The RNA shown here (transfer RNA) has 74 nucleotides and comes from an uncultured candidate division WWE3 bacterium. Rfam family: tRNA. About the family: Transfer RNA (tRNA) molecules are approximately 80 nucleotides in length. The sequence was found in a public genome assembly. The coordinates come from a structure-prediction model, not an experiment, and the mean pLDDT is 80.

[in-house]
């Protein structure tokens, strides 16, 4: 130097053929339940979906370029 995989909540991850409100699970706060605690149940908070351009009516999803992380080949 080339090549391929990966980046979405505090952590693990989905998101189908691009469509209206970006999700779960685990953590977090508040109620409830309990003599009390776990554990259950309920409610809520939390995102620029790596980051910059294009495409398009519309992008998390398509194209490009850039970083980060991994594997591989030289």
């Nucleotide at each position: 130097g080339g090549g391929c995989c990966u980046u979405u909540a505090g952590c693990u991850c989905a998101g189908c053929u691009g469509g209206u409100u970006a999700g779960a699970g685990c953590g977090c706060g508040c109620c409830u339940c309990u003599g009390a605690u776990a554990a259950g149940g309920g409610c809520g908070a939390g995102g620029u979906c790596u980051c910059a351009g294009g495409u398009u009516c519309g992008a998390g999803c398509c194209c490009u370029g850039a970083a980060a992380g991994g594997c591989c080949c030289a």